Small-subunit ribosomal RNA from Prevotella sp., 1512 nucleotides, folded computationally. It matches the Rfam family "Bacterial small subunit ribosomal RNA". Its family is annotated with structural constituent of ribosome and ribosome in the Gene Ontology. The sequence is in RNAcentral, with records from SILVA.
[in-house]
RNA sequence: AGAGUUUGAUCCUGGCUCAGGAUGAACGCUAGCUACAGGCUUAACACAUGCAAGUCGAGGGGAAACGAUAUUGGAAGCUUGCUUCCGAUAGGCGUCGACCGGCGCACGGGUGAGUAACGCGUAUCCAACCUGCCCAUCACUUGGGAAUAACCUUGCGAAAGUAAGACUAAUGCCCAAUGACAUUUAUAGAAGGCAUCUGAAAUGAAUUAAAGAUUUAUCGGUGAUGGAUGGGGAUGCGUCUGAUUAGCUUGUUGGCGGGGUAACGGCCCACCAAGGCGACGAUCAGUAGGGGUUCUGAGAGGAAGGUCCCCCACAUUGGAACUGAGACACGGUCCAAACUCCUACGGGAGGCAGCAGUGAGGAAUAUUGGUCAAUGGGCGAGAGCCUGAACCAGCCAAGUAGCGUGCAGGAAGACGGCCCUAUGGGUUGUAAACUGCUUUUAUAGGGGAAUAAAGUGAGCCACGUGUGGUUUUUUGCAUGUACCCUAUGAAUAAGGACCGGCUAAUUCCGUGCCAGCAGCCGCGGUAAUACGGAAGGUCCGGGCGUUAUCCGGAUUUAUUGGGUUUAAAGGGAGCGUAGGCCGGAGAUUAAGCGUGUUGUGAAAUGUAGACGCUCAACGUCUGCACUGCAGCGCGAACUGGUUUCCUUGAGUACGCAUAAAGUGGGCGGAAUUCGUGGUGUAGCGGUGAAAUGCUUAGAUAUCACGAAGAACUCCGAUUGCGAAGGCAGCUCACUAGGCUGUCACUGACACUGAUGCUCGAAAGUGUGGGUAUCAAACAGGAUUAGAUACCCUGGUAGUCCACACAGUAAACGAUGAAUACUCGCUGUUUGCGAUAUACAGUAAGCGGCCAAGCGAAAGCGUUAAGUAUUCCACCUGGGGAGUACGCCGGCAACGGUGAAACUCAAAGGAAUUGACGGGGGCCCGCACAAGCGGAGGAACAUGUGGUUUAAUUCGAUGAUACGCGAGGAACCUUACCCGGGCUUGAAUUGCAGAGGAAGGAUUUGGAGACAAUGACGCCCUUCGGGGCCUCUGUGAAGGUGCUGCAUGGUUGUCGUCAGCUCGUGCCGUGAGGUGUCGGCUUAAGUGCCAUAACGAGCGCAACCCUUCUCUUUAGUUACUAACAGGUUAUGCUGAGGACUCUAGAGAGACUGCCGUCGUAAGAUGUGAGGAAGGUGGGGAUGACGUCAAAUCAGCACGGCCCUUACGUCCGGGGCUACACACGUGUUACAAUGGGGGGUACAGAGGGCCGCUACCACGCGAGUGGAUGCCAAUCCCUAAAACCUCUCUCAGUUCGGACUGGAGUCUGCAACCCGACUCCACGAAGCUGGAUUCGCUAGUAAUCGCGCAUCAGCCAUGGCGCGGUGAAUACGUUCCCGGGCCUUGUACACACCGCCCGUCAAGCCAUGAAAGCCGGGGGUACCUGAAGUCCGUAACCGCAAGGAGCGUCCUAGGGUAAAACUGGUAAUUGGGGCUAAGUCGUAACAAGGUAGCCGUACCGGAAGGUGCGGCUG
Repeated sequence: AGAGUUUGAUCCUGGCUCAGGAUGAACGCUAGCUACAGGCUUAACACAUGCAAGUCGAGGGGAAACGAUAUUGGAAGCUUGCUUCCGAUAGGCGUCGACCGGCGCACGGGUGAGUAACGCGUAUCCAACCUGCCCAUCACUUGGGAAUAACCUUGCGAAAGUAAGACUAAUGCCCAAUGACAUUUAUAGAAGGCAUCUGAAAUGAAUUAAAGAUUUAUCGGUGAUGGAUGGGGAUGCGUCUGAUUAGCUUGUUGGCGGGGUAACGGCCCACCAAGGCGACGAUCAGUAGGGGUUCUGAGAGGAAGGUCCCCCACAUUGGAACUGAGACACGGUCCAAACUCCUACGGGAGGCAGCAGUGAGGAAUAUUGGUCAAUGGGCGAGAGCCUGAACCAGCCAAGUAGCGUGCAGGAAGACGGCCCUAUGGGUUGUAAACUGCUUUUAUAGGGGAAUAAAGUGAGCCACGUGUGGUUUUUUGCAUGUACCCUAUGAAUAAGGACCGGCUAAUUCCGUGCCAGCAGCCGCGGUAAUACGGAAGGUCCGGGCGUUAUCCGGAUUUAUUGGGUUUAAAGGGAGCGUAGGCCGGAGAUUAAGCGUGUUGUGAAAUGUAGACGCUCAACGUCUGCACUGCAGCGCGAACUGGUUUCCUUGAGUACGCAUAAAGUGGGCGGAAUUCGUGGUGUAGCGGUGAAAUGCUUAGAUAUCACGAAGAACUCCGAUUGCGAAGGCAGCUCACUAGGCUGUCACUGACACUGAUGCUCGAAAGUGUGGGUAUCAAACAGGAUUAGAUACCCUGGUAGUCCACACAGUAAACGAUGAAUACUCGCUGUUUGCGAUAUACAGUAAGCGGCCAAGCGAAAGCGUUAAGUAUUCCACCUGGGGAGUACGCCGGCAACGGUGAAACUCAAAGGAAUUGACGGGGGCCCGCACAAGCGGAGGAACAUGUGGUUUAAUUCGAUGAUACGCGAGGAACCUUACCCGGGCUUGAAUUGCAGAGGAAGGAUUUGGAGACAAUGACGCCCUUCGGGGCCUCUGUGAAGGUGCUGCAUGGUUGUCGUCAGCUCGUGCCGUGAGGUGUCGGCUUAAGUGCCAUAACGAGCGCAACCCUUCUCUUUAGUUACUAACAGGUUAUGCUGAGGACUCUAGAGAGACUGCCGUCGUAAGAUGUGAGGAAGGUGGGGAUGACGUCAAAUCAGCACGGCCCUUACGUCCGGGGCUACACACGUGUUACAAUGGGGGGUACAGAGGGCCGCUACCACGCGAGUGGAUGCCAAUCCCUAAAACCUCUCUCAGUUCGGACUGGAGUCUGCAACCCGACUCCACGAAGCUGGAUUCGCUAGUAAUCGCGCAUCAGCCAUGGCGCGGUGAAUACGUUCCCGGGCCUUGUACACACCGCCCGUCAAGCCAUGAAAGCCGGGGGUACCUGAAGUCCGUAACCGCAAGGAGCGUCCUAGGGUAAAACUGGUAAUUGGGGCUAAGUCGUAACAAGGUAGCCGUACCGGAAGGUGCGGCUG
């Protein structure tokens, strides 16, 4: 210090989450020791038991208990005068229960309920106060008296307790004396600056004191003054949230006079006045003890207030006073209330928020311990007593710190585990074992502190006679603890979390959207580094994780330190109050400000240094800090105050122009509709097309006249005016503004502006008019699946006017107002100045484009979104929601203000790349069009679906499956079914053992596999054995089983479409862009030009093959022109190298030439030449990528699965089924034809398990012979065409399916299930609906031939070959597909996208609600305990006085009506959430009617329509 998360990616805005630290914590797993500190955060809930405040006999009367002593009685033992025991007497002694009295009990200890307050903090003040014990000083301490408790006696009562009588003491109480420096008063009043006022010193008068004790020295007592300590009071400043709490207050605010108090004061009372507080937040409501400090943070801040210290408040709840120096009193009193306990029912007792402890509550918090040794407190002369304060110990990982659980060596890198695999490794791992060493800790034994300073007792010394010194004695809970020594022996001691990213650390197995994980993003649907286990690793370590809370990160409330055009956010606009803020110059002041100094800021804490516990934590000492507050000086720049001036800000005056500025009148023409009349006749109107509607009762059209209301054509424009809303015919009146010019006047009068006031489109409301047009609602007609819409015909509110309300809009520049400053260019409006329609200047507007700068970008840019200042308004994730409740306003509609629960991890802005659009532009393609021939109808073949079946094996399924894998299913193939067999297996191979040649004719059984039989039947050798085979065992096998969504390889398709990218540079924050865009051109990202791009790559093209022409080389099996020979004939032969041809090498074509057009590229011409002309034709060749496209059944391969079977062998069956549907084909429907006869011409292939000439036989398929050819040599080998005969339009001499019979061939075998031949039979079909396919030239169409596979063949298929050989293309509007540019987007799984609302279901929180149940506070009335003050005739007392009674006040109780605030509730409203519910399709593209805002009406729902507005 940052990181993750919105997107396909980017930048920004913005929330959510994480990493850090902390805790009085809790929970889970684990746990050796020590030191220090800590330990009911919840029920201020209730408490059993014990203890927590007593002490003084040196104040007193006394003597219940104990002890000693003395005297004495009795008993026992015996040593016969001693011991022990039980009594009695003696307050004479030590002492002492209870009592009187003094002091203390107001401290210490606990808790945080209440309290928003002078309660607390800080500073100041009290001339307005008190203060026991303590200190200092002064003075005094005299003389008397009456009672009363205890004790005793007698009662009452269960008890608690209480009454009466009698006796008695005091440092208890009372009287008197004395007394002032005290108090009050009188006199006169110095002094202070004075009126009020403050008042020194002095004199006189009045009033008020005291206690003794022990002992010879002190302690006490009284009065007074001062101090110290502690307290009381007043004030300034600071001290939480809410305005959905805006008004509160009657002792209230002040005064005069009293009372009361220690003291001031409405603190209380009588009277008088009517004030006081409040937007700088009163009152009310909620919450809360405050501070020092603690945590966090760089700081500023934020949060907290446990332990320790200070203050406050409280003591079961409420009230009250008494005593006292001090209380309205935790362990005191009285009363009331609730609760608990005792009771004899009459009455009583109690208060742990003291220390322990118990119950309850709770996630949760300890021992009914020891000691007064130390520190401190109370009492006491003191010893001493008391002290749950305190000091110690116990329990608890609840925190911080420290120590340990060993150290060194040790590689066969052991065994085991886990993982990989080329079976050899890796890792656990020097880890272990083993060897040596050490002993903190542990166990055992022994030694053994400090804390004691001091005080007590005793002795001695000194001198000031009550202190000091010294010697000695004694006092230790913790504690036989800390610590030290010795012995033993690695001996007694390691876990937790995590390992997908953030975030350090990875593999295997199991599971299979299950179980589960999760802080956020998110994992899990068969290969999970994310679940569970294991191994390994990482982090921390006596702990580690989780949960909760706080700060941080978060500049995410922004003072430091944010924003508001579009992300959340500028008020609709103006005027203006409070407030804030304010031009230039001088003077003064010193509030702010700066500086110096003084006081304070308790200690602890913090921090620096030093020191002490073995170290550290911890502690001690010293310094600093404590940023604060106050006092006193100094300064005067700036801000403020006061004051004097100035004119430039602002305003006033005057002049000239200016405008759709406002209000109220008057006037005008055109149009529309209606009315009347005329002309005139069949339609009009309306639409995409129609219909409703109007019209022969005369419409529409047209002419004339009349009526009415509303709006103002052209001019007219980025024009003008206005604060905004808004304003448009002409004219008049009134009102108001800005600009400009003059520079006369005032002299900062300015700016902004919460609350407030005014204005404020459209729609809407009320009352009264008006109503021509248009037109929500409504009605009808269409459209449609529906159409509560879009379209059409009608039509009411309304639209218009007057008055009144309402107060909202996308009221927008989505941009608050004002002032100043900061480059320019250009258009326009109105002024000014010059003589001026030009030109330039200046001021104020209205616009456009840009520099700097700003901005996330788009963009803004002197009219700022720039640079600054002032003031106001507003924002803080999305939804819930501008909703609910409350309040204010309104006639209503509704407006203003304005939440929460709950829910999500996003919502959003700008820009980028794609994709898409029922957006636009350009271009191409047998895409359409123009043609030719087909498919779809028939029969058959073949494939598929479906169905069937024991099985009909499997795969391929829009284009891109369907004569596809299969280029050959009778058995085999074969994967499927039935049945019969085998289990190291049908095939391959290693090792070990045993045996033997292997093999196997023949025969038997069997469907066969197979089993049995068994004639015959080895080789090499170094003599060990080996080769070969069988059997047994073992290691490997085998699988067309699954996953093409784990894969390789291969393939289809977009598409032979023209695209897809890179390097460097440049632009942009970036994703990205540029290049690759633009113009022209091309088949082409093919080129040219232009150009922040310049180049390059994969594609295109070319290179390759083939074909077309020519040349050359070479001629056998090809060829034969010339020469020769020969034949019935034939290159048959010699020969030739001319020709054809074969197969090598070359040439040729490049828009090269010409004309025209064009800058060029290029286009064009029935141009030339040429065999070929603009890529000559054809082929091979398929960019980056898309479709999780296809294939695990071609092959390969990961993982999973089967192993006497999912392997393998055999026989038979099936893949060939058949109501049906589809695809691809063949043959046809005939005369451009069929049949018969005759006759001609190919190319490319194939051939020895072959092709076969030729001959014979058979009608034929074929058969039997025979010959050539391992091939440019021999063979397979043409048909259509052509010539001729016949048929004459018909279900035929077309067509050939189907069927019967007879055969041929292949093969082990043609039944299921082959092909072919012959004879006979002779079906459908007469050119095919919607729709649809192919093809642009040697193409379509048509004709035959060959080959692969193959024993044969279901081939009409596939792949090739040649023969004959057309028609048409105007053109690119439309359909389909594609390419480029541009535009919009809420899409990115990319339109087969996204997405809205009702309804239905489940869950959740919430509003309303008849009511019901509470809570706190206030008000009114009634009652009113205890108690203080006050009053008071009867009673008591000699009296002082008391009792009793009464008034006021009041806790509590009761009654009543309201307000506030909770809980709950039948029912009801909307909201949110929830993989696959219903209805539609509103929005996003022109979203198919552009969308949205306000308003009104309507509708199942999204929504529709009207009016006005906005462009997002």